[in-house]
RNA sequence: UCUUAUCCAGAGAGGUCGAGGAAAUGGGUCCAGCGACACCUCAGCAACCUGUAUUCUUACAAGGUGCUAAAUCCUGCAAGCUUUGUAAAGCUUGAAAGAUAAGA
Numbered sequence: 001u002c003u004u005a006u007c008c009a010g011a012g013a014g015g016u017c018g019a020g021g022a023a024a025u026g027g028g029u030c031c032a033g034c035g036a037c038a039c040c041u042c043a044g045c046a047a048c049c050u051g052u053a054u055u056c057u058u059a060c061a062a063g064g065u066g067c068u069a070a071a072u073c074c075u076g077c078a079a080g081c082u083u084u085g086u087a088a089a090g091c092u093u094g095a096a097a098g099a100u101a102a103g104a
Stems, first nucleotide, its partner, number of pairs: 001104007012042005020031003025076004043068003048064002050061004072097001077094007
């Protein structure tokens, strides 16, 4: 980089640090000196790969990853629908971008 699958569920304490952070960019909203983010330790969640059993599609385990604020925090682009004060608002689907896993 490509392919496939999933992304409204779930799961936090302690220590170090010290000002930003929530991927990027615009808007919104939120977290943060009552110490966020990041890192370390421990704990936990989940079950993609893996293992065991099996009535063969399920159960269990947790070795490799991953994750533990908010739906990928929401939105932007396209199509359709609804309301309407005609300028907007709302809803659905899809795309794009991204995250994680497995494979190439």